[in-house]
Context: one part of a larger RNA
Molecule: small-subunit ribosomal RNA, central domain
Organism: metagenome
RNA sequence: CUGGGCUUAAAGAGUUCGUAGGCGGCUCUGUAGGUGAGAUGUGAAAGCCCUCGGCUUAACCGAGGAACUGCGUUUCAAACCACAGGGCUUGAGGGAGAUAGGGGUAAGCGGAACAGAUGGUGGAGCGGUGAAAUGCAUUGAUAUCAUCUGGAACACCGGUGGCGAAGGCGGCUUACUGGGUCUUUUCUGACGCUGAGGAACGAAAGCUAGGGUAGCGAACGGGAUUAGAUACCCCGGUAGUCCUAGCCGUAAACGAUGAGCACUAGUCUGAGGGACUCUCACAGUUUCUCGGACGUAGCGAAAGUGUUAAGUGCUCCGCCUGGGGAGUAUGGUCGCAAGGCUGAAACUC
Repeated sequence: CUGGGCUUAAAGAGUUCGUAGGCGGCUCUGUAGGUGAGAUGUGAAAGCCCUCGGCUUAACCGAGGAACUGCGUUUCAAACCACAGGGCUUGAGGGAGAUAGGGGUAAGCGGAACAGAUGGUGGAGCGGUGAAAUGCAUUGAUAUCAUCUGGAACACCGGUGGCGAAGGCGGCUUACUGGGUCUUUUCUGACGCUGAGGAACGAAAGCUAGGGUAGCGAACGGGAUUAGAUACCCCGGUAGUCCUAGCCGUAAACGAUGAGCACUAGUCUGAGGGACUCUCACAGUUUCUCGGACGUAGCGAAAGUGUUAAGUGCUCCGCCUGGGGAGUAUGGUCGCAAGGCUGAAACUC
């Protein structure tokens, strides 16, 4: 160097875009760098190996051969890699025609619930719990009716259903806008895949500034419980939760399963299109895309997985190498901070 792995044992980066690099469809012609074949020069001697010979034998020594798998020069071949030129359409992308969707951003609107305010009715309790108490209430609560104000979230539909790269996205309308799917007697002609660095996005919590604050509610106060109760239960309640602008960059960011391509039994089922059959609807057959359930072969330590692979192969990237020490120390870097990223060793079992 080769050789092993990454769902759950250590191990897939949170996700995407993309630079360098690596890898890359079919076909024709050429070149000859790699590649293959031949020739030739060189590859010191000794040693190792083979065959002989000399010391009585051996060690040792001598002779010949082989080997020295390499390098240079040169001739030839042209399948493959590479390079140059030409062509192709299946990969990829564009056009046209349809189409589904909680994809995104902004503005406006709506009803239920809740809370508060004002007024009416009413008159003693309400609330809460296992039971209570704190709490609220004759300055009229709870209950009920009317009007007004406010903020947040959108019941039913709603679904192993949809969309998005992931995070995530759910009342309605409008504007702007990204991506997908299907069909096609349309165009370009390999324009592709992956992607070290890099960039962008990235739940919740947290941070900065300014608003907002109904409900909920870390912290905090009180009431209970208890041996105690810095909790679980109850009454309150600040930050926060919401909006705008900026930061943070982490999650069991999970399918604990990187991306792409190809191939490899079926059955049932949901969503979006097309084609055929039929007079239409329904039903049926078939095809493409997406989402599930079961399951054959195979794989797997097993659980399981099984055309959405964890099967069979190829390409590229990331990562792992006993437990603890430790995601710690140190250095670097990013951040306002919190902290993030990178990341040891001694020692110990």